RNA sequence: GCGCUCGUAGCUCAGCAGGAUAGAGCGGCCGCCUCCUAAGCGGCAGGUCGGGGAUUCGAAUUCCUUCGGGCGCG
Numbered sequence: 001g002c003g004c005u006c007g008u009a010g011c012u013c014a015g016c017a018g019g020a021u022a023g024a025g026c027g028g029c030c031g032c033c034u035c036c037u038a039a040g041c042g043g044c045a046g047g048u049c050g051g052g053g054a055u056u057c058g059a060a061u062u063c064c065u066u067c068g069g070g071c072g073c074g
Stems, first nucleotide, its partner, number of pairs: 001073007010026004019057001028044005050066005
């Protein structure tokens, strides 16, 4: 330099042949339970979906560009 791939909540990830209010587990906070803790149960908060632009009535999803990680080729 070229190609492929990944980037979504604090962490691990799903969703990605365009349309539902952006989700799950763990973690955090509050409550219930308990003599206390753990476990269990209920609830809540937390995201400009890596950044920018484009297409579209509508984009996490398509296109362009760019940043970062990984793999391969030279």
Molecule: transfer RNA
Organism: uncultured Clostridia bacterium